[in-house]
RNA sequence: GGCCGAUAAGAGCACACCCGUCGCAAGGCGGGGUCGCAAAGCCAGGAGUCUCUCGAAGCCGAGAGAUCGUCCGGCUACCGAA
Numbered sequence: 001g002g003c004c005g006a007u008a009a010g011a012g013c014a015c016a017c018c019c020g021u022c023g024c025a026a027g028g029c030g031g032g033g034u035c036g037c038a039a040a041g042c043c044a045g046g047a048g049u050c051u052c053u054c055g056a057a058g059c060c061g062a063g064a065g066a067u068c069g070u071c072c073g074g075c076u077a078c079c080g081a082a
Base pairs, nucleotide, nucleotide: 004080005079012037013036017032018031019030020029021028022027035069041075042074043073045072046071047070048067049066050065051064052063053062054061055060
């Protein structure tokens, strides 16, 4: 330094739900909350899922979005037992 990852140490994030707020919506943001997380840090590049709009059109296609706490990929990072 790399892989890896603990009944270690110190920190971190925050599902559902509730309140406020923004959005047609999926959902975002702030506060509370704490199911979980060793990248649950960042990126929408690939796949998936979801929303909206259009198209003879339920399931198909196109467009615009959402989600990285669905997976893959890329970038970066704390600690150090085996």
The RNA shown here (c-di-GMP-I riboswitch aptamer) has 82 nucleotides and comes from a Gemmatimonadota bacterium. Its mean pLDDT, the model's own confidence on a scale to 100, is 87. The organism belongs to Gemmatimonadota, within Bacteria. Its Rfam family is "c-di-GMP-I riboswitch aptamer". Gene Ontology term of the family: cyclic-di-GMP binding.